Notes
Model confidence (mean pLDDT): 85 of 100. A computed fold for a 1377-nucleotide RNA from an uncultured bacterium, annotated as small-subunit ribosomal RNA.

[in-house]
RNA sequence: AGAGUUUGAUUCUGGCUCAGGAUGAACGCUAGCGGCAGGCUUAACACAUGCAAGUCGAGGGGCAGCGCGGGAUAGCAAUAUCCUGGCGGCGACCGGCGGAAGGGUGCGUAACGCGUGAGCGACAUGCCCGUUGCCCGGGGACAACCGGUGGAAACGCCGACUAAUCCCCGAUGGGAUACGAUGCUUCAUGGCAUUGUAUUGAAAGUUACGGCGGCGACGGAUUGGCUCGCGUCCGAUUAGCUUGUUGGCGGGGUAACGGCCCACCAAGGCUACGAUCGGUAGGGGUUCUGAGAGGAAGGCCCCCCACAAUGGGACUGAGACACGGCCCAGACUCCUACGGGAGGCAGCAGUGGGGGAUAUUGCACAAUGGGCGCAAGCCUGAUGCAGCAACGCCGCGUGAGGGAAGACGGUUUUCGGAUUGUAAACCUCUGUCUUUGGUGAAGAAGAAAGUGACGGUAGCCAAGGAGGAAGCCACGGCUAACUACGUGCCAGCAGCCGCGGUAAUACGUAGGUGGCAAGCGUUGUCCGGAUUUACUGGGUGUAAAGGGAGCGCAGGCGGGACUGCAAGUUGGAUGUGAAAUACCGUAGCUUAACUACGGAGCUGCAUCCAAAACUGUAGUUCUUGAGUGAAGUAGAGGUAAGCGGAAUUCCGAGUGUAGCGGUGAAAUGCGUAGAUAUUCGGAGGAACACCAGUGGCGAAGGCGGCUUACUGGGCUUUAACUGACGCUGAGGCUCGAAAGUGUGGGGAGCAAACAGGAUUAGAUACCCUGGUAGUCCACACUGUAAACGAUGAUUGCUAGGUGUGGGGAGUUUGACCCUUUCCGUGCCGGAGUUAACGCAAUAAGCAAUCCACCUGGGGAGUACGGCCGCAAGGUUGAAACUCAAAGGAAUUGACGGGGGCCCGCACAAGCAGUGGAUUAUGUGGUUUAAUUCGAAGCAACGCGAAGAACCUUACUAGGUCUUGACAUCCGACUAACGAAGUAGAGAUACAUCAGGUGCCCUUCGGGGAAAGUCGAGACAGGUGGUGCAUGGUUGUCGUCAGCUCGUGUCGUGAGAUGUUGGGUUAAGUCCCGCAACGAGCGCAACCCCUGCCAUUAGUUGCUACGCAAGAGCACUCUAAUGGGACCGCUACCGACAAGGUGGAGGAAGGUGGGGACGACGUCAAAUCAUCAUGCCCCUUAUGACCUGGGCUACACACGUAAUACAAUGGCCGUCAACAACGGGAAGCAAAACCGCGAGGUGGAGCAAAACCCCAAAAACGGUCUCAGUUCGGAUUGCAGGCUGCAACUCGCCUGCAUGAAGUUGGAAUUGCUAGUAAUCGCGGAUCAGCAUGCCGCGGUGAAUACGUUCCCGGGCCUUGCACACACCGCCCGUCAA
Repeated sequence: AGAGUUUGAUUCUGGCUCAGGAUGAACGCUAGCGGCAGGCUUAACACAUGCAAGUCGAGGGGCAGCGCGGGAUAGCAAUAUCCUGGCGGCGACCGGCGGAAGGGUGCGUAACGCGUGAGCGACAUGCCCGUUGCCCGGGGACAACCGGUGGAAACGCCGACUAAUCCCCGAUGGGAUACGAUGCUUCAUGGCAUUGUAUUGAAAGUUACGGCGGCGACGGAUUGGCUCGCGUCCGAUUAGCUUGUUGGCGGGGUAACGGCCCACCAAGGCUACGAUCGGUAGGGGUUCUGAGAGGAAGGCCCCCCACAAUGGGACUGAGACACGGCCCAGACUCCUACGGGAGGCAGCAGUGGGGGAUAUUGCACAAUGGGCGCAAGCCUGAUGCAGCAACGCCGCGUGAGGGAAGACGGUUUUCGGAUUGUAAACCUCUGUCUUUGGUGAAGAAGAAAGUGACGGUAGCCAAGGAGGAAGCCACGGCUAACUACGUGCCAGCAGCCGCGGUAAUACGUAGGUGGCAAGCGUUGUCCGGAUUUACUGGGUGUAAAGGGAGCGCAGGCGGGACUGCAAGUUGGAUGUGAAAUACCGUAGCUUAACUACGGAGCUGCAUCCAAAACUGUAGUUCUUGAGUGAAGUAGAGGUAAGCGGAAUUCCGAGUGUAGCGGUGAAAUGCGUAGAUAUUCGGAGGAACACCAGUGGCGAAGGCGGCUUACUGGGCUUUAACUGACGCUGAGGCUCGAAAGUGUGGGGAGCAAACAGGAUUAGAUACCCUGGUAGUCCACACUGUAAACGAUGAUUGCUAGGUGUGGGGAGUUUGACCCUUUCCGUGCCGGAGUUAACGCAAUAAGCAAUCCACCUGGGGAGUACGGCCGCAAGGUUGAAACUCAAAGGAAUUGACGGGGGCCCGCACAAGCAGUGGAUUAUGUGGUUUAAUUCGAAGCAACGCGAAGAACCUUACUAGGUCUUGACAUCCGACUAACGAAGUAGAGAUACAUCAGGUGCCCUUCGGGGAAAGUCGAGACAGGUGGUGCAUGGUUGUCGUCAGCUCGUGUCGUGAGAUGUUGGGUUAAGUCCCGCAACGAGCGCAACCCCUGCCAUUAGUUGCUACGCAAGAGCACUCUAAUGGGACCGCUACCGACAAGGUGGAGGAAGGUGGGGACGACGUCAAAUCAUCAUGCCCCUUAUGACCUGGGCUACACACGUAAUACAAUGGCCGUCAACAACGGGAAGCAAAACCGCGAGGUGGAGCAAAACCCCAAAAACGGUCUCAGUUCGGAUUGCAGGCUGCAACUCGCCUGCAUGAAGUUGGAAUUGCUAGUAAUCGCGGAUCAGCAUGCCGCGGUGAAUACGUUCCCGGGCCUUGCACACACCGCCCGUCAA
């Protein structure tokens, strides 16, 4: 000293939370010792038992008990009994002193109770000290005791006797009181001395003769009583309180003043500087915290107060209205013989109760102190000590040094190790504490003696042995400290943020680590951090916060000069500010805590002295603040009356005819009973077009036709007058839009409510047709608004520029223009300020004064109460509870049924389709033993699958195997391989071995490699899970033009700039400009195919050689290298640019066409079933093998295709019509022959520019004539073919026969801009066989694009935003759970 938490990020505001310290504490876990201190915070609840206040015989009468002495009796005696106050003494009694102190508690009390400082000229003071004087004489009573008597008891009653330091009287005497006199003195109402009259008024003895006492007066000291100034909690949702109240006179009472009490008189007294009332509370020294100012507290200790079961009262006394005294009342408890009595722990222990919670019914008067006493002494739960509990503070210990094989064990691991860890073991030491034994205090004072509860304690000495002594909390961030396992939004954690949904450093456990340590954590409370109530030290345009506005009482503040005073202020002095505490120094306990001594200080209060700058106050004076006068001037300023025209509506009349009106479109409505339209006349109400202007006026609300009357304010000029007369303003008073209220008018238009028509899922709305209050006037009320500039009023100061309204001055011939000045009203902008936005002489700048208001969000401007109102309602204005945010400004994105620009088969213009039919295929669903799994909008669905009859195959039923179908390692054996046979569905099992014998080296004995069989275990295996743990790969936005960086600059910052702007492009493509300058990934280009040409090369290609052979290489073609296109040329447009429009040339013209190529990123997109892989799971099974089945099911729904519905067609025939890409050896297969055909036979040729596979539509001719057909071909039957161990489930093809739906397809929707769509066939991969699918190839070959308003998608700029999981967002209300 700060930190966490609002956001995607930022900054500010703002709350919440944390880290610190403290505690009379409590709880959890743990616990070795000692010193010091503290220990019912709650029930001032109730208390059993014991103790806590007695003492004095030197005041007294006495003699109950004890001891001694004496006497008597009994007895040998010890001894027992009796008598005797004679002695020591002494229960009870009379008397004195003390029980008013000490000890306890904090109920009450908001008060002169406390604190502080004064005062008493208005008082008292036992015991103590000093001075002085005195102590003479007399009398009387009552206890005890004795006798009698009542009662259960407590306790009495009656009679008789008696002493005193008991009581009374007299004397003496200063003294006191009342009325006076004289002198001195005091700030003061008084004091002192002398004195007059009247009244009153003391005493106590005892003795050991040393003393101890008694009385009066004065003084001192101490202690108390009373009075006053100042200070002393919260509430105004408590605003008025008071009748002994305030004062006076007289009296009473008191120690004393006083309405303290009483009679009479007066009507006062207190209060916004908070009376009264309500709530809470003992106050202070001090304690805790804090840098301080403050805030909080008042336990222990000290001072004061109050109280003693509750309330009241007095008595005694120096002192009480009395804790362990008295009386009374009612409550409670106890005793009782029922008649009546007793009691008061907030003393020390202790008990019950309450409570989260607080100790022993201990020892001693040895010390200190107190009471009594001459003293000895007695008493003392005050006190000194001990006991209990870690409750706190302080100190010590639990060992020290060495010791690496870095042991064992634990944890973890990438299996190598790492860590626990010099830690342990082990070696050498030490002995604090502990244990045992011995010794043994101070505390004891004043000469000697005696006296110790603590205590055989502390201390000291010796011995023994590392032996007996460590825990608690935390480890996600804040906050020091990390891993493993378990758990799986469960269990749980949490101070705040927040963790936990299968890889949790946040839960639980373990290991490790961090922190503190005989303690450690938690909880409660207080201060701090919190400048988060801001005096020090905050704010109010938008975050919470300026009153709607003005006038103005109180209050606060206030111009220049001079003089006085001294209240504030400043300085000095004196007194006080108790001690303890805190601070500094020193000292004593071994140290410390603790304690002692000294010092400074205690920021305060009071008194006195001094100063006079500032404030104040008194006085004089001034004119600049303020006001008055004079001369001008602008204006929707206000009130009242009158007048005017335009328009709407209504009424009357005329013309005129079928509609009008209204809307997005309509309807309700009006109209043939004559509307709307139009003309004329009339009525009535309301509002005043143009002028009109970020123009004017007004305090604000507000004010707009014209005229008149009355009236308020402003501005300018002048400087005659007053001379600070000023500013602000709590309460108060007045004004105060619209709506609303009351009474009475008025009512044209408009128009809440209401009615109807529409819209809609609904439409109590928006739109339309009507329409009442109201709107208007007068008088009264209401008193609120986003009453806003969201900005209180006043004053001064602080760069400019530019408009506008009203005045003045200068210049000028001048109304203009120009310069200047004052007042008002706007814009821009500098400094400054601000969180930023912004404000910026009309401040939100710099200062001053006064007022109002704010203190997290919600609850709530709500409830209750008060006040106001006729009501509606207004004003003032909470709490419980709940959240960790709510909020301001700005930033980047995303989004908008916001804007601008641009693009795309996006729309439009076209062509062909899909959606309807049948079939094929995929998917959903359903079914099933199984119908294996995945893919899910675009971007799943003829997708993985480039081809499920077995296999594939992962699914299912059944049958089998268990080191395994597959890999590595070890041992043994064997050459490997392997036919036929039997059983079985097969896997497999049995059986026999027929056959058969490889590679390398060799010293020919053998060895080795590889392989197989058997055995044991390590392990194999898994298409089991998680694509939300991953790699890799892929899809998509999108071939869209974007995405970023470095340096610089701007901004507090997130960020911005660059990348925006003007043009241009397919393009962030290029040019220009610019606080930017550069760069990277993308675009483009480089690559491939294709279009033209050239060169080179030509066999299997080609042919100008008649054919063949041969020859040749011009052409076609093949395939390699080059050329060619670049806005290069030209005209125009453009800015002299980039570029664009057209032209020439050219095979090709503006990226020529096509492909490959996919930026930063998005979708937790897809895939664990291609592969790889972490973790989890299975291990005689979730692994492996086999047979059969299934993936092909079928009411249905969807997607993608094929074929059609026909004449641009079908069928038949002719033309050996014309391709390209490709493939071919377990292959492609020609010719020829057979078959209607699928196909068969056959086998030439070809490992291919050579041979083979190999075209159809088109064209030509014929026929059909619009039909469910000579269209269409599904379905089915029969007969065949092919592949293959095998076509039943479940293949393809052929022929004959059968001949379904379908006649161009609803809403909706797809593709395509040129060699494209459409149409026609061909090839290939997979493949034994199986394509309407997929990937390719060529043939024929169109239509249309005005254009960018709209739909979809995208890019850039801008704007709004309460969104950021980002509009599939956020969020409001009702209902339900």